């Protein structure tokens, strides 16, 4: 210190996740040991049982138990007697239970932290001073009698004191009117010489006690400041409130209380209510500043089953006291009573979860005690837990046949792995044995504990595990598994090759832990004080005015608040940090030192800032001369226009639209002319002009009236800037309530478009717009840019004022200089678009707002409003992203330029018929299988009767039809040949191979084992190959350059071209794959060749009347074979455009002219195209079958449907009949001539050719003649029906082909649609592959005759460039909305119903203090005194206050609830297409 994730990529904004440390933790897998620590975070929930606060006989009177002593009695081991010792139950009585221990319910200030303060008390303690003298009278216990189940009592009667009471003294003490008053005490124990006795003692002495006051020292009370969690959808709160004055009360001060008497007192610097909370020291994270936290340890509060209250006391309104209420619970004889673990252990409970009904008072502390000593569940110490830190171990060396198994494998190996194994060593830990502490300063006396800790002995012996391995993030492989299981912190993986799931091997990380889950901080500068923003990503209030607040020119003076700096006091111990010690180290601990505070005190400083008092003019106002203006209010008027009325001419329409129609018109419209009314608005001028704070303002003119701008430098002298609340104004549409109503025009209502149109278009048309008044208060109210100010280049245009110079008075120009208003631009700045002196640059100052999307500007609550609504403004839930410039594509019913039989212009066709053939379908036991817009469909098939063959029947084989290795087997095998079978197969006999060095070997056979085979699946696992886009002109690279970056440049721009083709230009220079060109044919020409090709010349034979014909010499002139050149480059002229270019037009010339025709070449790439069925191949998958053989049968069906031919429908024509001209192919299993037959198809014989020689081979159109006459025909040729020909094992299913006879639809084809630009289309025959045969139609070739037409690019399809927009990137076949149906989930509103909390009025009033008391009662004191009063007392009653608890109304938060409202969320629901491109009606508020 940072990562992942939005997007085809970028860059930013902006969420959400992840690495880190934490923990009183918990769960899940494991677990060896020691140290030290910590352990109910829920149910302040209820407790069974034990224990946790007593102690003192040196304060009493005493003897219930125990034990000594002694005695007595007698059963000799028992029973009585003595407080007589030693103690001691109970009681009286002192001191302790207010400390020690729990626990965090309440408390947001009676608390708490910090710093202070004045009107207090303070047992014990310590130090002073002074005293402790004399007397009374009761109560417990006891004793008796009673009442009660207990608890627990009552009555009588006895009794002691350090228990209670007085009286005596009182320096100091306390009260006072200064004269005076008032007030204490307890004794008890040890010793002990004289001297006294009533033998108890008295005296003395030494102690422990009282008593009185004074001071300390410790605790505590009490008061001020500051600071101490959120909610304004909590704005007003308060009547003892707030002050005074007097009295009461308290240890004291104070409305602490009570009585007057004023009317205060909080409070936006957040009062009052409401939620939550013990508070600090610290803890925990963070560089810090901060956030979170408040367990153990330590300071304070507060509590003790809930409520209240009081007592006693030094101190309490008291955890293990009392009293009353009140839930709960127990015990009861029902009368009544008893209890309070938030001590320590423990139980149920609740939870995801927290330990022993231990040992001890040895230590340290704590009460009583003179002590001994008791008492302490504080403590000390052990038990349980890996709950946390810290430390050790689980061995340590050598050991390569790299063992064996496992995994993986390309089968060679590689990996577990020096790891075992095996040798050798060592004992921390464990085992056994012995010793054995400190902790207790000094005789004994240690819970821990026979513990640490020492020694010796055995022996590697007892001891590893867990989570992960797709990126973050460190570590990968194989098997199962098939969007199922199942993982997952984020993106995300998983639908037959999963490094993401399950296991295995392997590896990686922590380690006696290790993962999950949880919490908190941090990463996150993601609430920003350090340290963030607000044109477009959220994020400037619609402006304005102005209070409070904040912030404020200049030069001095004074002061000392802020600020700074120094002392001092305080900031408890622990903790933290640093140093030096103790535990063998550390964790732990022990000593020093620092550090920590917005703290308080005091002295100093004086820049800034505040404050004060003068002063100044540069801010900011005033005065005074000019200006410009749709500034604003109000009242007057004026032209054009629209309509509508009234008349006049006039007729037959008009209006309206893409068309159209509704609608006006023969009742006379529209059109035109005049004349009237009436409303509303204000052309040209008119401008990124102009005024205002916005909003907004537009004819002229009048009256009122606001601001700005300029000029001078006269006046005042910081008088200012901003503004939360407030207050005002605010388009448009709406509301009220009256008026107006021309023209528009929401609803409406017709008419249209349309699948539907509740819309867009048409006709009408009402609220409305318009006045007045009053309301609304919202807009994309926009510059998406708050407001003052000051700093920073410039140009350029405009609007209003000012000066200045030329000139000639002015105008015109031209220059400065002040405010506006626009554009371009440096430097900055910006995520990037951009801004840029009118900043979104640089500061300063005050306001407002923002903190992921969705939910939602939505719900409730409050305020406004007549309503409609606004203002303010949440959450549950959900998503991983939603934005935001910009880029590169794609696409657009966007644009711009250009191409292409792309359209037009043309000739033909196809869609109708019937047949051919392909396909869907649909049938079948099967109709085998693929190919499905263009780019499937006369396609794989260049040829299914069997075979082909993949398909179904059937009846059969099983190392197999085929290949290889291995062992095996020998008289089998191959061959014949019987039997049976449809075949195949099955049974049977027959049979005897080659080679030899005779051992054998090959060959074949039988069996077995590996295999073989599969036209099984996957083309979405691939290779190859192919189709498309497109033979379009594109597609990149290197380097430079620019941008943060994707990326651009170049490849764009301007001409050109069939071309990214060349040229010019230019931040680009260059270069590659593509175009072109090199290659094949064709087109001319030379040269060369000369047989199987020619045949002019020339000789010679044959026929013939002859012309002429055929042959053979001889030639290679010509055709022509088929090799090699030449010819064609815009070369050459003239022009055009202009850039003296490219280029293009036109000519010569040539056979051929501008790429000459045609072919072959197919760029990067796209379609997960196509093909596992040609082939090859991963991976599955079948193995007496999904292999293989084999008969038949099927791919040849047939209500239909489509695609591609073909033959037609005729006269450009049929048919008869004559007659002529090609090119390019094949031919020995073949092509066959001639000649015979046959009508024919063919057949029979049979020359010649392995082919420029022989054969297929007669080419048809065409020409010349006949005939048919518009007909279903002499068109047409299907279909049937007889006959026969071939080929072939075989023509039934299912071949051609021939005669013969039938003669069917069908007269030129809707909608829509193909092809084609010259030797083309159209037409006309030949050839050939495959092929037994089968093609008159299909494929691929040939040549024969041979057109017409292109004006030109709007328009349709496709393509290319450039541009723009885009919410689309799977990329328009894309993205997306809303309604409705369904499923879930959270939430609002509901007639009400539960509960909690709480306000107010009232009732009622326990125990209790305090007051009162003429009721009962009363030892001490007091006065007389047999007795009686008195003062005080207690009961009783009354009374003030009060808890519970009860009634009325209220609020206010929760639950819950028939129905209901939206809202979210969910692979394939319905209905439309709203929005994104001019989304097809710009779109938004």
């Nucleotide at each position: 210190a940072g990562a992942g994730u939005u997007u085809g990529a970028u860059c930013c904004u902006g969420g959400c996740u992840c690495a880190g440390a934490u923990u009183g933790a918990a769960c899940g897998c494991u677990g060896g040991c020691g140290g030290u620590a910590u352990g109910c975070u829920u149910a302040a929930c209820a407790c069974a049982u034990g224990c946790a606060a007593g102690u003192c006989g040196a304060a009493c009177g005493g003897u219930a138990a125990c034990a000594u002593u002694g005695g007595a009695g007698c059963u000799u081991g028992c029973u009585c007697c003595a407080g007589a010792u030693g103690a001691c139950g109970a009681g009286u009585g002192g001191c302790g239970g207010a400390c020690g221990g729990g626990u965090g319910a309440g408390u947001a200030a009676u608390g708490c932290a910090u710093a202070g303060g004045a009107a207090u008390c303070u047992a014990c303690c310590u130090a002073g001073u002074a005293g402790u003298g004399g007397g009374g009278g009761a109560c417990a216990a006891c004793a008796u009698g009673u009442g009660g189940a207990a608890a627990c009592g009552c009555a009588u009667g006895c009794u002691a004191a350090u228990a209670c009471c007085g009286c005596a003294u009182a320096c100091g003490c306390c009260c006072u009117a200064c004269g005076g008053g008032g007030g204490a005490a307890a004794g008890g124990g040890g010793g002990g010489g004289a001297u006294c006795u009533u033998c108890g003692g008295a005296c003395c002495u030494c102690u422990c006690g009282c008593u009185a006051u004074u001071a300390g020292a410790u605790g505590a009370g009490c008061c001020u400041a500051u600071g101490u969690c959120a909610g304004a959808u909590u704005a007003g709160c308060u009547a003892g409130u707030u002050g005074g004055u007097g009295a009461g009360g308290u240890a004291a001060u104070g409305g602490c209380u009570c009585a007057c008497c004023a009317a205060g007192g909080c409070a936006a610097c957040g009062a009052u209510c409401u939620g939550u909370a013990g508070c600090u020291g610290g803890u925990c994270u963070g560089a810090g500043a901060g956030g979170a936290u408040g367990a153990u340890c330590a300071g304070c509060c507060a509590c003790a089953c809930u409520g209240g209250g009081a007592c006693u006391g030094a101190a309490a309104c008291a955890c293990g006291g009392u009293c009353c209420a009140g839930a709960c619970a127990c015990c009861u004889a029902c009368g009544g009573g008893u209890g309070g673990c938030a001590g320590c252990a423990g139980c149920a409970g609740g939870g995801a979860a927290u330990a022993u009904u231990g040992c001890a008072c040895a230590a340290u502390g704590g009460g009583c005690g003179a002590a001994a000593g008791c008492c302490u569940g504080a403590u000390g110490c052990a038990g349980c837990a890996a709950c946390g830190c810290c430390g050790c171990g689980u061995g340590a060396g050598c050991g390569a046949u790299g063992a064996a198994g496992g995994u993986c494998u390309u089968c060679g190996g590689a990996u577990u792995g020096u790891a075992a194994a095996g040798c050798u060593c060592u004992u921390u830990u464990c085992u056994g044995a012995g010793g054995g502490a400190a902790g207790a300063g000094g005789a004994a006396g240690g819970a821990c504990g026979g513990u640490a800790c020492c020694u010796c002995a055995g022996g590697a012996a007892u001891a590893a595990g867990u989570c992960u391995c797709g990126g973050c993030u460190a570590a990968c492989u194989a098997c199962g598994u098939g969007c199922c299981a199942g993982c997952a912190g984020c993106c995300g993986c998983g639908g037959u090759a999963a490094c993401a799931c399950g296991u295995a091997g392997g590896a990686g990380g922590c380690a006696a832990g290790c993962a999950u889950u949880a919490u908190c901080c941090g990463g996150a500068u993601u609430u920003a004080c350090u340290g963030g923003g607000c044109g477009u990503a959220a994020a400037g209030c619609g402006c304005g005015u102005g209070u409070a607040g904040g912030c404020g020119g200049u030069a001095g003076g004074g002061u000392a608040a802020g600020u700074u700096g120094g002392a001092u006091g305080u900031g408890a111990a622990a903790g933290c940090u640093c140093c030096c010690g103790g535990c063998u180290c550390a964790a732990c601990u022990g000593g020093g030192a620092g550090a920590g505070g917005c703290c308080a005190u005091u002295c100093a400083a004086u820049a800034c800032u505040g404050c004060c008092a003068g002063a100044c003019u540069a801010g900011a106002g005033g005065a005074c001369g000019g200006u410009a203006g749709a500034g604003g209010a109000a009242g007057g008027u004026a032209g054009a226009a629209u309509u509508c009325c009234c008349g006049g001419u006039g007729u037959a329409g008009u209006g309206g639209u893409g068309a159209a129609a509704u609608g006006c018109g023969u009742a006379g419209a529209u059109a035109u002319c005049g004349g009237g009314a009436g409303g509303a608005a204000u052309a040209c001028c008119a401008g990124u002009g102009g005024c205002g704070a916005a909003g907004g303002c537009g004819g002229c003119u009048u009256u009122c009236u606001g601001g700005g701008c300029u000029g001078u430098a006269c006046c005042u002298g910081a008088c200012g800037c901003u503004g939360a609340g407030g207050c005002g104004c605010g388009a448009a549409a709406g509301c009220g309530u009256g008026g107006g109503g021309a023209g528009c025009a929401a609803a409406c209502a017709g008419g249209a478009u349309u699948a539907g149109a509740u819309a867009c278009c048409c006709u009408g048309g009402u609220a409305g717009u318009c006045c007045a008044c009053g309301c609304c208060c919202u807009a994309a109210a926009c510059g998406a840019u708050g407001g003052a100010u000051g700093c920073u280049a410039g140009g350029u245009a405009u609007a209003g004022g000012g000066g200045g110079g030329u000139a000639u008075c002015g105008a015109c120009c031209c220059c400065c200089u002040c405010c506006g208003u626009g554009c371009c631009g440096u430097a900055g700045c910006u995520a990037a678009c951009g801004c840029g002196u009118u900043a979104a640059g640089u500061a300063u100052c005050c306001c407002g707002c923002c903190u992921g999307g969705g939910g939602a500007g939505u719900a409730c609550g409050g305020c406004c409003g007549c309503a409609a609504g606004g203002c303010u403004a949440a959450a549950a839930c959900u998503c991983a992203a939603a934005a935001g410039a910009a880029u590169u594509g794609a696409c657009g019913g966007g644009g711009g330029c250009c191409c292409g039989c792309a359209c037009a212009a043309g000739c033909g066709g196809u869609g109708g018929a019937g047949c051919g053939u392909g396909u869907g379908g649909u049938u079948u036991a099967a109709u085998u299988c693929g190919a499905u817009u263009c780019a499937a469909c006369g396609c794989g098939a260049a040829g299914a009767a069997c075979c082909u063959u993949a398909c179904c029947u059937g009846g059969g084989c099983u190392u197999g039809a085929c290949a290889u290795c291995c062992a095996u087997c020998u008289c089998u095998a191959a061959g014949c040949g019987u039997g049976u079978g449809a075949a195949a197969g099955c049974a049977c006999g027959u049979g005897a191979c080659c080679c030899u060095u005779c051992g054998g070997g090959g060959a074949a056979u039988u069996u077995g084992c590996a295999c073989c085979g599969g036209u099984g699946c996957u083309g979405c696992a691939u290779g190859g190959c192919u189709g498309u886009c497109g033979u379009c002109a594109g597609c990149u690279c290197g380097u430079g350059u620019c941008g943060u970056g994707a990326g651009a440049u170049g490849u764009u721009g301007g001409g050109u071209u069939a071309a990214g083709u060349c040229c010019c230009g230019c931040a680009a220079c260059g270069a590659g794959c593509g175009c072109a060109a090199c290659c094949c044919u064709u087109g001319u020409g030379u040269c060369c060749u000369g047989u199987u090709g020619c045949c002019a010349c020339u000789u010679c034979c044959g026929c013939u009347a002859g012309c002429g014909c055929g042959g053979a010499a001889a030639g290679c002139a010509c055709u022509c074979u088929g090799g090699a050149c030449a010819g064609a480059c815009u070369g050459c002229c003239u022009c055009g455009u202009c850039u003296c270019a490219a280029c293009g037009a036109g000519g010569a010339g040539g056979a051929a002219g501008g790429u000459g025709g045609g072919g072959a070449u197919g760029a990067c790439g796209u379609c997960a195209a196509g093909u596992c069925a040609u082939c090859a191949u991963g991976g599955c998958c079948c193995u007496u079958a999904u292999g293989g053989g084999c008969u038949g049968g099927g791919c040849u069906a047939c209500a239909c449907a489509c695609g591609u031919g073909c033959u037609a429908c005729a006269a450009u024509g049929g048919u008869c009949g004559g007659u002529a001209c090609a090119g390019a192919g094949g031919g020995c299993u073949g092509c066959a001539a001639a000649c015979u037959u046959g009508c024919g198809a063919g057949a029979g014989u049979a020359a010649g050719c392995g082919a420029a020689u022989c054969c297929c081979u007669u080419a048809a159109a065409g020409c010349c003649g006949g005939u048919c006459g518009u007909a279903g025909u002499c068109c047409g040729g299907a279909u049937u029906g007889g006959a026969g020909u071939c080929u072939g094992c075989a023509a039934c299913u299912c071949g051609a082909c021939u005669c013969c006879a039938u003669g069917a639809a069908g007269u030129c084809g809707g909608a829509a649609u193909c092809g084609c630009u010259a030797g083309u289309a159209a037409u006309c025959g030949c050839g050939a592959a495959u092929c037994a045969g089968c093609a008159u139609u299909g494929u691929c070739g040939c040549g024969g005759u041979g057109a017409a037409u292109a004006c030109g690019u709007u328009c349709c399809c496709g393509g290319g460039c450039c541009u723009u927009g885009u919410a689309c990137a799977c990329a328009c076949c894309g993205c997306c909305c809303g309604u409705c149906a369904c499923a879930c989930c959270a939430u609002g509103g509901a007639a009400g119903u539960u509960g909690g909390u709480u306000g107010c009025a009232c009732c009622a009033g326990a125990c209790g203090u305090c007051a009162g008391u003429u009721g009962u009662c009363u030892a001490a004191c007091c006065c007389c005194u047999u007795g009686g009063g008195g003062a005080g007392g207690a009961c009783g009653c009354u009374g003030c206050c009060c808890a519970c608890g009860g009634u009325g109304u209220g609020a206010u938060c929760a639950a819950u609830g028939a129905c209901u409202g939206g809202g979210g969320u969910g692979a394939a629901g319905u209905c439309g297409u709203a929005a994104c491109a001019a989304g097809g009606u710009a779109a938004c508020c």